[in-house]
């Protein structure tokens, strides 16, 4: 890359290097020589996994067992793994309610994305 899944209205940037792009893609719209992306440095943000505490005598399995794994929930931590730090995932591409002064807006689902974790 591919498959399953959770979750995307929150939150957090300074310096250094480097020299025209960046905001996945298409349209839009914005950022950007008052320095784009990319590395690097040091901060931070936020808790998915993992810690740890706790509940489910009314989840599951083992055991003699008031234990032991695993599961769900709920909290706490922030020394480990990831990730993330312009704008709601910037809006919007499909479908479908509504509203409507016919410009257009509202909403609900899907797609696509992005991120973890689990697979084959």
């Nucleotide at each position: 890359g591919c498959c399953u899944u959770a979750u995307c209205a929150u939150g957090a940037g300074c310096g250094g290097u480097g020299g025209a792009g960046g905001a996945a893609c298409g349209g839009g719209u914005c950022c950007u020589g008052u320095g784009a992306a990319g590395c690097c440095g040091c901060g931070g943000c936020a808790a998915c996994c993992g810690c740890g505490c706790u509940g489910c005598g009314u989840c599951c399995g083992g055991u003699a067992a008031u234990c032991c794994g695993g599961g769900c929930a709920g909290c706490g931590a922030a020394u480990g793994g990831u990730g993330c730090c312009a704008a709601g995932u910037c809006c919007u591409g499909c479908g479908g309610a509504g509203c409507g002064u016919c410009a257009g807006c509202u909403c609900c689902g899907g797609a696509a994305g992005a991120u973890g974790a689990g697979g084959a």
The prediction has a mean pLDDT of 84.
A computed fold for a 120-nucleotide RNA, annotated as SAM riboswitch aptamer (S box leader).
Rfam family: SAM riboswitch aptamer (S box leader). From the family's description: The SAM riboswitch is found upstream of a number of genes which code for proteins involved in methionine or cysteine biosynthesis in Gram-positive bacteria.